Context: one part of a larger RNA
């Protein structure tokens, strides 16, 4: 120096565990904000740095309810100091306070600072100073004025509303590229992502100018199918329907115009009046109220008939009765503290029974946690049951009040007056539809053109025709659904290079980065600190004895403790 054995050191794999995450089901709850959000500065403790908490009334309130029943002063173990059966600490649920910044809104700023002007108030002799209140800006309404009665614009007032945030989900604007096609241009990815605007706990949609096929249905949503079908498609990569059948849910409704009726406004005539004007008729508009609302068309008007609560009435009012819409809200379910809940002892090993043996005993409970090993009966639960003063969320008897209605309704004929126009369609270029311009119908909107009106009008996939249906060119709509949270349950989901970047007192932390951003490593003493009193060595670390402990080879650098790496002994070779 090697190898083999032995013992150590380093090291922190692997075993075991679980305090954290992952996924799914089922409930339930869903917006916050100028009454200052969301998020954060600062700050509050007797000793307080960091997390939670909590605002100068600050580990909490002079507060009030209601729960719970012996300890308590959060993680947090120490000292000091105190509270508690006069029921605390702690948990629910209301008051209350809530510094500064921030949409930040009196003005200013390099957020958490700075300055200012009025009103009320303390303080001082006075100034400085302190306290509590308004004071941004858009819109919106009212006035009062300019303007031509517009269009618009000024001034003054209003406890009238917006601004900003919100993981996802929704609804609209806009709108890629890598990619794929084994290259690429059309496709493709994809109307995704990415930016804008917007609402809501949901959005959206949605009460047929709809499908269907000559037989019929009967708003929208959502699933399941139809169906990888029909078709689309450099007929290539791809894309990809709908009828129709099953199910969940279930709901329907105002409007515009015709026509009546009153009111304003403007003009045209006529009459009185010298004129201002007043008065009568006609047209034009505008708000109001009746009326109307559909496609076996339907409604309006006019003229018959038939029904047709009451009372006074010229019109009309009024009382009753029935239906709905809104509010209130008894009382009920449900949340947000909880409460009650069966039934085992002896022995034996052991440090410790919850193992073993014996011999019981509950069960609407044998789930599943803790307990010094593996406890139906020892402890929290757990089946079963009960329970809220408060506030919440749902449905709501009755209650009030307000539209309709309550005097029209119906039916015959008649009459031909409405039934949503720069619209539908059409021409161009384009988008959307499963459909790439293709025989391309439908739907949308740019440029031009440009109807009919019910004897009308849209549609059935070019277009006619016949048939069949439907009724745009105004609006609203609950429920089935989408997503987040929260609570309960489950799991051939991870078990500390795993599972969320994050299981840790201090992770979106350190730590990089101007900066948008990027982003980590770190568990495990013991059953309990019993966390080694005393002695020795040593400057300490550290150690050896001793002491607790079942174990210290379990000493906090701490469960187990692999492997490289490094040592020390001993045997053997070799120099």
């Nucleotide at each position: 120096c090697g190898u083999g054995c032995g013992c150590g050191g380093g090291g922190g794999a692997u075993g075991c565990c679980u305090a954290g995450g992952c996924g799914c089901u089922g409930a339930a709850g869903g917006c916050c904000g100028a009454a200052g959000a969301a998020g954060g500065a600062c700050g509050c403790g007797g000793c307080g740095a960091g997390c939670g908490g909590c605002g100068a009334a600050a580990c909490g309130u002079u507060c009030a309810g209601g729960g719970g029943g012996a300890g308590c002063u959060g993680c947090u173990g120490g000292c000091a100091a105190g509270c508690g059966a006069u029921g605390a600490u702690c948990c629910c649920u209301g008051a209350g306070u809530c510094u500064c910044c921030g949409a930040a809104u009196g003005g200013g700023g390099c957020a958490a600072c700075c300055c200012c002007u009025c009103c009320g108030g303390c303080g001082u002799g006075a100034u400085g100073g302190c306290c509590g209140g308004a004071g941004a800006u858009c819109g919106g309404c009212g006035g009062u004025c300019g303007g031509u009665u517009g269009a618009c614009g000024a001034c003054c007032g209003c406890a009238c509303g917006a601004g900003g945030g919100g993981c996802a989900g929704c609804g609209g604007g806009u709108g890629a590229a890598c990619u794929g096609a084994a290259a690429c241009a059309u496709c493709u990815u994809a109307g995704u992502a990415g930016c804008c605007c917007g609402a809501c706990g949901a959005a959206g949609a949605g009460a047929a100018a709809u499908c269907a096929a000559c037989c019929g249905a009967g708003a929208u949503u959502c699933c399941c199918u139809c169906a990888g079908u029909a078709g689309u498609g450099g007929c290539g990569a791809g894309c990809g329907a709908a009828c129709g059948g099953g199910g969940a849910a279930g709901a329907g409704c105002c409007u515009a115009a015709a026509c009546c009726g009153g009111u304003c406004a403007g003009g045209g005539u006529c009459c009185g009046g010298c004129a201002a004007c007043g008065g009568g008729u006609c047209c034009u508009g505008g708000g109001c109220g009746g009326g109307g609302u559909u496609g076996a068309a339907g409604g309006g008007c006019c003229a018959g008939c038939g029904c047709g609560g009451g009372g006074c009435g010229a019109g009309g009012c009024c009382c009753g009765g029935g239906c709905g819409g809104c509010a209130g809200g008894a009382g009920g379910c449900g949340g947000u503290a909880c409460c009650c809940g069966a039934a085992g002892u002896g022995g034996c090993u052991g440090g410790a029974a919850c193992g073993c043996c014996a011999c019981a005993c509950c069960a609407g409970a044998g789930u599943g946690g803790g307990u010094g090993a593996g406890a139906g009966u020892c402890c929290c639960g757990u089946a079963g049951g009960g329970g809220a003063a408060a506030c919440c969320g749902c449905a709501g008897g009755c209650u009030g009040u307000c539209g309709g209605c309550u005097g029209g309704c119906g039916c015959u004929g008649g009459u031909g007056c409405c039934u949503g126009a720069g619209u539908a369609c059409c021409a161009c270029a384009g988008g959307g539809c499963a459909c790439g311009a293709g025989g391309a119908a439908c739907c949308c909107g740019g440029u031009g053109g440009g109807a009919a009106g019910c004897a009308g009008g849209g549609g059935g996939g070019a277009c006619c025709a016949c048939c069949c249906u439907c009724c745009a060119a105004g609006g609203c709509u609950a429920a089935a659904g989408a997503c987040c949270u929260u609570c309960a349950g489950c799991g051939a989901c991870c078990g500390a290079u795993a599972g969320c970047g994050g299981a840790c007192a201090g992770a979106g932390u350190a730590c990089c980065g101007u900066g948008a951003g990027g982003g980590a490593a770190a568990g495990g003493u013991g059953a309990a600190a019993a966390g080694c009193a005393c002695c020795c060595c040593g400057a300490g670390a550290g150690g050896g004895g001793g002491a607790u402990g079942a174990a210290a080879g379990a000493g906090g650098a701490c469960c187990u403790g692999a492997a490289a790496c490094c040592g020390c002994g001993u045997a053997c070779g070799c120099g």
This is a predicted structure of a 575-nucleotide part of an RNA (large-subunit ribosomal RNA, domain I) from Thermogemmatispora tikiterensis. It was read from a public genome assembly. The coordinates come from a structure-prediction model, not an experiment, and the mean pLDDT is 81.